[in-house]
RNA sequence: AGAGUUUGAUCCUGGCUCAGGAUGAACGCUAGCGGCGUGCCUAAUACAUGCAAGUCGAACGGAGAGUUAGCAAUAACUCUUAGUGGCGAACGGGUGAGUAACGCGUUGGUGACCUACCCCAAAGUGUGGGAUAACAGACCGAAAGGUUUGCUAAUACCUCAUGUGGUCAAGAGUAUUGAAAGUCUCUUGUCUAAAGCAGUAAUGCGCUUUGGGAUGGGCCUGCGUCCCAUCAGCUAGUUGGUAGGGUAAUGGCCUACCAAGGCGACGACGGGUAGGGGACCUAAGAGGGUGACCCCCCACACUGGUACUGAAACACGGACCAGACACCUGCGGGUGGCAGCAGUAGGGAAUAUUGGUCAAUGGACGAAAGUCUGAACCAGCAACGCCGCGUGUGCGAUGAAGGCCUUCGGGUCGUAAAGCACUUUUCUGUGGGAAGAGUAAGGACGGUACCACAGGAAUAAGUCUCGGCUAACUACGUGCCAGCAGCCGCGGUAACACGUAGGAGGCGAGCGUUAUCCGGAUUUACUGGGCGUAAAGCGCGUGUAGGCGGUUUGGUUAGUUGGAUGUGAAAUCUCCUGGCUCAACUAGGAGAGGUCGUUCAAUACUGCCAGACUAGAGGACGGUAGAGGAAGGUAGAAUUCCCGGUGUAGUGGUGAAAUGCGUAGAUAUCGGGAGGAAUACCAGUGGCGAAGGCGGCCUUCUGGGCCGUUCCUGACGCUCAGACGCGAAAGCGUGGGUAGCGAACGGGAUUAGAAACCCCGGUAGUCCAUGCUGUAAACGAUGCGGACUUGGUGUUGGUGGUGUAAAAACCAUCAGUGCCGAAGCUAACGCGUUAAGUCCGCCGCCUGGGGACUACGGUCGCAAGAUUAAAACUCAAAGGAAUUGACGGGGACCCGCACAAGCAGCGGAGCGUGUGGUUUAAUUCGAGGCUACGCGAAGAACCUUACCUGGGCUUGACAUAUAGGUGGUAGGGAUCCGAAAGGUGACCGACCCCUCGGGGAGCCUAUACAGGUGAUGCAUGGCUGUCGUCAGCUCGUGUCGUGAGAUGUCCGGUUAAGUCCGGUAACGAGCGCAACCCUUGCCGUAUGUUACAUGUGUCAUGCGGAACUGCCGGUAUCAAGCCGGAGGAAGGUGGGGAUGACGUCAAGUCAGCAUGUCCUUUAUGUCCAGGGCUACACACACGCUACAAUGGUCGGUACAAUAGGUUGCAAAACCGCGAGGUGGAGCCAAUCCUCAAAGCCGACCUCAGUUCGGAUUGUAGGCUGCAACUCGCCUACAUGAAGUUGGAGUUGCUAGUAACCGCGCGUCAGCACAGUGCGGUGAAUACGUUCCCGGGUCUUGUACACACCGCCCGUCACGUCAUGGGAGCUGGUAACACCUAAAGUCGGUAGCCUAACCCGCAAGGGAAGGCGCUGCCUAAGGUGGGGCUGGUGACUGGGACGAAGUCGUAACAAGGUAGGUGUACCGGAAGGUGCGCCUGG
Repeated sequence: AGAGUUUGAUCCUGGCUCAGGAUGAACGCUAGCGGCGUGCCUAAUACAUGCAAGUCGAACGGAGAGUUAGCAAUAACUCUUAGUGGCGAACGGGUGAGUAACGCGUUGGUGACCUACCCCAAAGUGUGGGAUAACAGACCGAAAGGUUUGCUAAUACCUCAUGUGGUCAAGAGUAUUGAAAGUCUCUUGUCUAAAGCAGUAAUGCGCUUUGGGAUGGGCCUGCGUCCCAUCAGCUAGUUGGUAGGGUAAUGGCCUACCAAGGCGACGACGGGUAGGGGACCUAAGAGGGUGACCCCCCACACUGGUACUGAAACACGGACCAGACACCUGCGGGUGGCAGCAGUAGGGAAUAUUGGUCAAUGGACGAAAGUCUGAACCAGCAACGCCGCGUGUGCGAUGAAGGCCUUCGGGUCGUAAAGCACUUUUCUGUGGGAAGAGUAAGGACGGUACCACAGGAAUAAGUCUCGGCUAACUACGUGCCAGCAGCCGCGGUAACACGUAGGAGGCGAGCGUUAUCCGGAUUUACUGGGCGUAAAGCGCGUGUAGGCGGUUUGGUUAGUUGGAUGUGAAAUCUCCUGGCUCAACUAGGAGAGGUCGUUCAAUACUGCCAGACUAGAGGACGGUAGAGGAAGGUAGAAUUCCCGGUGUAGUGGUGAAAUGCGUAGAUAUCGGGAGGAAUACCAGUGGCGAAGGCGGCCUUCUGGGCCGUUCCUGACGCUCAGACGCGAAAGCGUGGGUAGCGAACGGGAUUAGAAACCCCGGUAGUCCAUGCUGUAAACGAUGCGGACUUGGUGUUGGUGGUGUAAAAACCAUCAGUGCCGAAGCUAACGCGUUAAGUCCGCCGCCUGGGGACUACGGUCGCAAGAUUAAAACUCAAAGGAAUUGACGGGGACCCGCACAAGCAGCGGAGCGUGUGGUUUAAUUCGAGGCUACGCGAAGAACCUUACCUGGGCUUGACAUAUAGGUGGUAGGGAUCCGAAAGGUGACCGACCCCUCGGGGAGCCUAUACAGGUGAUGCAUGGCUGUCGUCAGCUCGUGUCGUGAGAUGUCCGGUUAAGUCCGGUAACGAGCGCAACCCUUGCCGUAUGUUACAUGUGUCAUGCGGAACUGCCGGUAUCAAGCCGGAGGAAGGUGGGGAUGACGUCAAGUCAGCAUGUCCUUUAUGUCCAGGGCUACACACACGCUACAAUGGUCGGUACAAUAGGUUGCAAAACCGCGAGGUGGAGCCAAUCCUCAAAGCCGACCUCAGUUCGGAUUGUAGGCUGCAACUCGCCUACAUGAAGUUGGAGUUGCUAGUAACCGCGCGUCAGCACAGUGCGGUGAAUACGUUCCCGGGUCUUGUACACACCGCCCGUCACGUCAUGGGAGCUGGUAACACCUAAAGUCGGUAGCCUAACCCGCAAGGGAAGGCGCUGCCUAAGGUGGGGCUGGUGACUGGGACGAAGUCGUAACAAGGUAGGUGUACCGGAAGGUGCGCCUGG
């Protein structure tokens, strides 16, 4: 520091994801040791048990025990202690519920305050009195506890005295301060203290009053301190004053009265969430996140309320009351509060011992000894974290065994192991043994750390990953299954992605996963982003607050800058140094840390104050253009309607029609009239306006702009959240109006349907007045203002100048409005003085796609709706610009038997063949639009043959190897069984080489293996088809572009051609084209088996020549070329063939062959017989023969060329009507086989199902062949079907071609209407490229790239999920109103009670107090109506997602009606239509 992921590829925008660090963690696997830390994040849930706050007998009186003395009573002493009393219990420890607050942090203030214990100072400690617990008695109660009578002490309580002092009141004085009620000094008066104990004593410890200190606190205060504006207004003790109360103290803190204030967009009020800070994590930093442990502060102590005591509490281990919960109970009543330490239950993914000691540190009490201390120090549990150590070290190659892989050679685990040598950290055992303790003893930890010795490599390695990101690869298994996955994505039979194994990589006593935070993310952008098209400029203006602000002088010093100083606790962090063997950890020192306070200084800039200026802004004056606005009037053309005339059958409308109108007289035409709406031409990227928008002419009123010249004001300015105003079309209310047009609606067409497009009608509406609505692609998709930065060329308005008779024109300049372009900018497209360039000021807006221009809530509206505007859930993209293709019912150009022009057909019939289908035991398999279908098959009776039935064989019908065997062996083979195969087996009976041992071949047995037309053509090779014999497909270098790519290959001509020429940032080259090859046409020549006319060259075989736009004319850029002509056998590639670029179709073929993998192995192999491939209601494809007279039949007669032949072709002659037979001459072939048919001549037939046609069938024959039944071909005789030229549609062919005619060949025993060749006869037509099909080039659009057989929208149906509404139902929460009201403070008090003081001899009274009663306040409770916020809810709305559901086809191409948009209406649905707008046509 980056990387992966949108695309066929590219650049950009943009989200998602990863690599890093961290944690109070948890989970999985694993685990040797030690040190230092850390350990209920959830239920502030409930708690059994024990402990966590006591202490003092030197404050007090008792009681108990003991000792001593004594006979005893008793006395003294020691110890223990319930009670009275004192101090403590407000600390320490826990938790984070509440709290958005002066709670916390920081800075100040307190002249508004308190402070027990401690320290310092001053003064004092005198005299009396009355009670009361304990205790004893009585009584109540289950208990807890209580009542009553009596006795008693004090450092408990009270009176009096003294008053250094202090308090209060009044008066006087004085310094400080911005100010003040303060402090201090003085005078007078009032009130006001005390306690003793120990000790022989000295004295010590106490006590009282006051002042000061220290420490700790209370209160006030500036600033800082989370989210929501879908919380915008809040407030009655509220804000202030006066008086009083209350407090340590200020204060509405409380009360009464008076006034009406106070807070708020600088966010009040409300809601949600939350303890705050030091700090911690992360980050380069700025920031972001967190608030465990440790430290500071706050709050709380079962929930709520209340006070008491006290220096301090409204009190965790105190009290009272209420409530919930739990426990005890004799049912009357009581008791309790672990958010102290352990521990239990529960919750939870999850968090420890009911341990030891007060030895140290600290705390309470005490004079002290000491007691108490779950604070603390230690130990235990847990890899929870950080740090350290170890699990050995060296040598060791036959590279062992074994595993894995393998191309079978080997490679790898791997010096790894074994083995040899060594060491002992750790471990085990034994021995010694601390510091921590200031002063003798005393140590929980602890026989611990540490040290020494001995033993022995001994006791100690896992986990995750290995497709890319991302370091690390192979095999097997699995087969879209099982599974993986952080993102992209893997898995459908060859998975480096799943599982296992081997190997490798990372880290290591740990390793992975999950969760969370920061980072990467400049992805909220202060540092540090954007807004034309990617998300994003408000529809436009006026303008308030706010922000910003021209030139200049002076002042001030608020901001700003610098210095000094205070504070910013400690810990933490950084640096240095030290202590544990190192480190973690820890100690000391230094540094760092604030928008903080005080103070001194500076004065450039900003602010503020005062003054001046004119360049910004505004005004005056003079001109000027204009569809700027409002109102009123008026004109002509046109449409429609009405009246009248002429006139007659149609008109209208469309792609074509129909509905409609018309003989009741339309349309057409002429005249007259009515009415409404809109203003042709001018008219223009012309004008005006802020935008929306504005268009005949005239008048009135009115806004703004521009130009010119001087003059005036003197910064008056710019922008603008809220606010206010304007705002197309549609729409709404009320009242008018209505010619045309025209949503809805009706009808006619179209169509599969047509809720549309087209047509005929037609209502709202469109128009006017007035009010509402407030939205548009309200667009330049570009906010407003200002400044600066090369130019060119149009146009509008003005001014100046030149020019002219006047113009025009030209020059300069200001203001607008267009185009092209420099620099620059931009992802590109593009923008470019009218910026999207370079800057300044202000406003608005954006932060992935969908959900969602949505829901809920608020505001506005009559409504429609507008505005503001989420979340759950879901995806890994969505998007912009440009590129290459492909495609288009886009465009341009060109070609082809593509169409057209022709000829002959097919499609109808019969037959043949192939295919589908059906059938069958089997009808073997493959081929499937063009590019399957007379195709593989150049020929299925058996064979072929792969299929079926049945019968056999199992190392096999065939190959190789090894081992063993084998001489009457291999081979032949009579007989018998059998359908054959096969079985049986009399009899016959071998071969080659040799070193003479044997070997080979054969046969048999066994093992490896053979075999497979079994699967996969989507694992493959090879071959083939097709586009297409179409003219294309590429490369090198250069150049252009960020890049994909482009250029070249484009453009103008030309060609059959990317053929050639010219132009040109291209220049060249390759594969294709052409040529080279074969054949044919002409000539020459050589040869002459055969041929024939017998010496020639028809002919055959070679060789050579000839044709090149070479020549002439025209045309052309005088280029390529084209047109015409001459000559020539042939003329512009002469005709034909072979030859098939890069590639496309996962095209075809595993059944030609080859081949990976899988399957099979007494069978899916192999042999045999028979059957089948030949079936037959039917459908299609390709053919043959016909339908006849251009013909048929009969007779006569003429002319070919290929090609084949010894298992062959076969002549003559003879037989047969014939097929054919007999025969065998001749021929290994230019020698023989060997003869064409249409044609021509003649005769008959005369238009008919025929003398056409020949299917079908019968009979008799022939041929091949082991064999013609299933199932061959041919002949003769007889039979004589359909068919009279073929619907929609469709095929071939452009010249020796089509058509017609016959002949040959391959296959083959036989079988040809097929295939492939050969010759004979021999046409017609092409104006032309509009259209159909296919192809090529350029261009254009694209949402396609699996590329239009593409993509894709909406309803409906099914499943899942989240969510809105919803009659309601049910919780929570904070307030409010009323009722009731505990405890308690405060107030009142007629009842009752009372030791201290006063009066009184006393009784009694007073003062004061208590109880009771009572008033205000008030927790809780009750009732009520609302607010906010959850859950749930019949039903219902849309949404998201879900390999193969239904209906259509809306969008992307002109997407087949250009699309989009606001609005309105309509429709199963996409959607359609109307009105206006946009170009993103």